The prediction has a mean pLDDT of 83. This is a predicted structure of a 71-nucleotide RNA (transfer RNA) from Candidatus Sungbacteria bacterium RIFCSPLOWO2_01_FULL_54_21. Taxonomically the source falls in Candidatus Sungiibacteriota (Bacteria, Bacteria candidate phyla). The sequence was found in a public genome assembly. Its Rfam family is "tRNA". By type it is a transfer RNA. Rfam describes the family as follows. Transfer RNA (tRNA) molecules are approximately 80 nucleotides in length.
RNA sequence: GCGGCCAUAGUUUAAUGGUAGGACGGCUCGUUGCCAACGAGCAGGUGGGAGUUCGAUUCUCCCUGGCCGCA
Numbered sequence: 001g002c003g004g005c006c007a008u009a010g011u012u013u014a015a016u017g018g019u020a021g022g023a024c025g026g027c028u029c030g031u032u033g034c035c036a037a038c039g040a041g042c043a044g045g046u047g048g049g050a051g052u053u054c055g056a057u058u059c060u061c062c063c064u065g066g067c068c069g070c071a
Stems, first nucleotide, its partner, number of pairs: 001070007010024004018054001026042005047063005
């Protein structure tokens, strides 16, 4: 330099065009003499920009970052 893959919550992982879900973690409440465990609930997310579409996490392009391959 060229090509491919990936980017979703604090962490991890689903969602192939129609209200973004689960697990761990966090917070609140209950239970307990206290802690742990357990039960109930709550908050928190689509890397940035543009395009297509009635509608984009999803499709297209560019940028950024990471991984792999070729030279």